Predicted 3D model of a 72-nucleotide RNA (transfer RNA) from Callorhinchus milii.
RNA sequence: UGCCCUAUAGCUCAGUGGUUAGAGCACUCGCCUCGCAAGUGAGAGACCUGGGAUCGAUUCCCAGCAGGGUGA
Numbered sequence: 001u002g003c004c005c006u007a008u009a010g011c012u013c014a015g016u017g018g019u020u021a022g023a024g025c026a027c028u029c030g031c032c033u034c035g036c037a038a039g040u041g042a043g044a045g046a047c048c049u050g051g052g053a054u055c056g057a058u059u060c061c062c063a064g065c066a067g068g069g070u071g072a
Stems, first nucleotide, its partner, number of pairs: 001071006010025004018055001027043005048064005
């Protein structure tokens, strides 16, 4: 310096141009227990940043930041 890939919850990952953005683990509260764990019910919690196209973007396009891979 070129090219490619990735970015969604605290962590690991799904997902889709519109109608509630989900799962597992973790966290909080309740039930259970003498108490803890396990089990069980409920809850909180997220689309990297900016711009563009579109009636409408987390999704498509462009640029940037970050991480990874590869070439010179």

Rfam family: tRNA. By type it is a transfer RNA. Rfam describes the family as follows. Transfer RNA (tRNA) molecules are approximately 80 nucleotides in length. The sequence is in RNAcentral, with records from Rfam. Lineage of the source: Eukaryota > Metazoa > Bilateria > Callorhinchidae > Callorhinchus.